The RNA shown here (Glycine riboswitch aptamer) has 131 nucleotides.
[in-house]
RNA sequence: AAGAAUAACUCAGGAGAGUCUUUUCCCCGGCACUGCCAUGCCGGGGAAAAGCGCCGAAGGUGUAAGCGGUGUCCGGGAAAUUUCCCGGCAGACGCCGUGAGUCUCUCAGGCAAAAGGAUGGAGGUAUAAAG
Repeated sequence: AAGAAUAACUCAGGAGAGUCUUUUCCCCGGCACUGCCAUGCCGGGGAAAAGCGCCGAAGGUGUAAGCGGUGUCCGGGAAAUUUCCCGGCAGACGCCGUGAGUCUCUCAGGCAAAAGGAUGGAGGUAUAAAG
């Protein structure tokens, strides 16, 4: 340097998809009892586990162009008919690696609210590029 870009922090936003089924446990109420406890039944609420269904925006998987390497590719040579040697990735092709996303998969996560939440915005802070 009206400080590009990056990082963490603060603030306010921020989508999708189950009032599903079963079992167990807990709480509340009612009934059975003259009353209480226990027990049983019924109703309501909650939690956990399993199952089925579903969602994609923590994280993770996959991959397009491109890039890199290599060859059975390219160039040259030798033996002699498919091998070897040297050189090169400039081009085409094959293989390997790398490779983005709100794409893809749904492993993880999630499917009332809260929490979490990719990501965009504002603020100052730190590092600091081009000029």
It was read from a public genome assembly, where an Rfam model found it.